[in-house]
RNA sequence: CGGAGAGGUCGAGGUGAUCGCUGGUGUCACGGGAGGUUCGCCGAACGUGCCACGGGAGGAAAGUCCGAGCUUCACAGGGCAGGGUGCUGGCCAACGGCCAGUCGAGGUGACUCGCAGGAAAGUGCCACAGAAAUCAAACCGCCUCCGCGAGGAGGUAAGGGUGAAACGGUGCGGUAAGAGCGCACCGCCCGCCUGGUGACAGGCGGGGCACGGCAAACCCCACCCGAAGCAAGACCAGACAGGGGUCGCGUGGCCCGCGCAAUGACUCCGGGUUGGUCGCUCGAGCCCACCGGCAACGGUGGGCCUAGAUGAAUGAUCACUGCCGGCGCGAGCCGGAACAGAACUCGGCUUACCGGCCUCUCCGCCGG
Numbered sequence: 001c002g003g004a005g006a007g008g009u010c011g012a013g014g015u016g017a018u019c020g021c022u023g024g025u026g027u028c029a030c031g032g033g034a035g036g037u038u039c040g041c042c043g044a045a046c047g048u049g050c051c052a053c054g055g056g057a058g059g060a061a062a063g064u065c066c067g068a069g070c071u072u073c074a075c076a077g078g079g080c081a082g083g084g085u086g087c088u089g090g091c092c093a094a095c096g097g098c099c100a101g102u103c104g105a106g107g108u109g110a111c112u113c114g115c116a117g118g119a120a121a122g123u124g125c126c127a128c129a130g131a132a133a134u135c136a137a138a139c140c141g142c143c144u145c146c147g148c149g150a151g152g153a154g155g156u157a158a159g160g161g162u163g164a165a166a167c168g169g170u171g172c173g174g175u176a177a178g179a180g181c182g183c184a185c186c187g188c189c190c191g192c193c194u195g196g197u198g199a200c201a202g203g204c205g206g207g208g209c210a211c212g213g214c215a216a217a218c219c220c221c222a223c224c225c226g227a228a229g230c231a232a233g234a235c236c237a238g239a240c241a242g243g244g245g246u247c248g249c250g251u252g253g254c255c256c257g258c259g260c261a262a263u264g265a266c267u268c269c270g271g272g273u274u275g276g277u278c279g280c281u282c283g284a285g286c287c288c289a290c291c292g293g294c295a296a297c298g299g300u301g302g303g304c305c306u307a308g309a310u311g312a313a314u315g316a317u318c319a320c321u322g323c324c325g326g327c328g329c330g331a332g333c334c335g336g337a338a339c340a341g342a343a344c345u346c347g348g349c350u351u352a353c354c355g356g357c358c359u360c361u362c363c364g365c366c367g368g
Base pairs, nucleotide, nucleotide: 001364002363003362004361005360006359007358008357009356010355013321014320015319016318017317018316019315021056022055024053025052026051028049029048030047031046035042036041058339062350063349065348066347067346068345069344070229071228072227073226077256078255079254080253082225083224084223085222086221087101088100089099090098091097102116103114104113105112106111117220118219122218123217124214125213126212139160140159141156142155143154144153145152146151168186169185170184171183172182173181187209188207189206190205191204192203193202194201195200233278234277235276236275242269243268244267245266246265247264248260249259250258285304286303287302288301289300290299291298292297323336324335325334326333327332
């Protein structure tokens, strides 16, 4: 210098002015009247208006795919059914997330990817092709024998052919031809030793080798899971017209258990309402420093408060200016800037995205 890999971070470009929108705080004015009272008055909450002050979308607010908090179902109990997860260790409130490793696959490498338990518990499946798809099996070929011959009987899994997959691989010996039939190395299985918390790795010895693949087929093993969701739910105010049915209902797939119940409960038809307050934003919160840890993360100390709407705000205009592209000798002119937008709140994952910035690493080439 060129190419590549990994991680982090910013993101209506910035500043100012004016005019709005939304919710908050404060002064004042008006309304309001809880309550008190010496009956003259004094007056809280709350509401409205003016003014002032400071706040007001995101890294994904998204998809709603996982996991929680919170709320209601009396407790959230036992069993069955059902669902989820699946190498090891750790982190976390929890997780299907994250970190560190192991094994396998890819890459020269930095590094990346993995739907990674069990197929010697059982059942099932393995299309097409092929002789044969698992207690194996002779289509061609090879070898022996019989036959004049066509061919027949037997041996053989070395060679050919089929297939995603053919019952270990390579070589030497051996043989009629062959074959773990024998041997060496590699692979596999079993046992022991060493290292490691462990997944596993390495070594030694034994066994000629039995055990093809699929569990994202049923299944087995281990662990986890009650249901519905802020339209959860709690309260206030107001409106209305009752009538029929059932005997159970709360638990929602089932059973048991438990609790409630005839002044009850459930359900259907009819009628009424379409208001307000709370939940609601301080939370497993954010930032900085130090300590422990490879890391995820944890601990200690300090600092900060950062949207809470509900016919649903978060905007518009102007001036100066930064970046990119085009034109122009030039002053300058013109154009462009993504994905997308809170709605109970967090932790993740996934997906979308203009344009930058920072750090580390690998490979190649050149120069000193």
Record summary:
This is a predicted structure of a 368-nucleotide RNA (Bacterial RNase P class A) from a Kofleriaceae bacterium. Of the family's consensus pairs, 95% are formed in the model. The source organism's lineage runs through Bacteria, Myxococcota, Polyangia, Haliangiales and Kofleriaceae. It is recorded under the gene name rnpB. Model confidence (mean pLDDT): 78 of 100. RNAcentral holds the sequence, with entries from ENA. Its Rfam family is "Bacterial RNase P class A". By type it is a ribozyme.